[in-house]
RNA sequence: UUCUUAUCUAGAGAGGUGGAGGGACUGGCCCUUUGAAGCCUCGGCAACAGACAUUUUGCACUGUGCCAAUUCCAGCAAGCGGACGCUUGAACGAUAGGAU
Numbered sequence: 001u002u003c004u005u006a007u008c009u010a011g012a013g014a015g016g017u018g019g020a021g022g023g024a025c026u027g028g029c030c031c032u033u034u035g036a037a038g039c040c041u042c043g044g045c046a047a048c049a050g051a052c053a054u055u056u057u058g059c060a061c062u063g064u065g066c067c068a069a070u071u072c073c074a075g076c077a078a079g080c081g082g083a084c085g086c087u088u089g090a091a092c093g094a095u096a097g098g099a100u
Stems, first nucleotide, its partner, number of pairs: 002099007013042005021031003025075004043067003048063003052058002076089006
C1' cells in the first nucleotide's frame, strides 16, 4: 500500500508552549484571538489485541486508540408523504485484529 473481519447515537481535559487555523474530502453548519492546529507534561475514557485471573466474565500490566457537537449533518440507492423532510441500507472515513 492493498484485501479482509469487527465496531462507530455511550464515555473521557487541565496546564505549558505556540500564534491562525480546525472539524478526512465536497456542500452545509459549527468551534476558534475569552487563543485553532502542532508539540510537551500530567490526568482521564474505553477495552481491539497480548499478558494475568477465580475464564458466558473480570482486570487495566503491555501494544494501540480516543477525550466539542451521533462518524457534527448530508453526499449514493430504496421506501413514504406535498417544495422539503423522515426511515432504512450502502458508500466514504476512523480505530483495532489478521493477511499481503

Overview:
This is a predicted structure of a 100-nucleotide RNA (SAM riboswitch aptamer (S box leader)) from Cytobacillus purgationiresistens. The prediction has a mean pLDDT of 88. It was read from a public genome assembly, where an Rfam model found it. Taxonomically the source falls in Cytobacillus (Bacteria, Bacillati, Bacillota, Bacillaceae). Its Rfam family is "SAM riboswitch aptamer (S box leader)". The family is grouped with related families in Rfam's "SAM clan".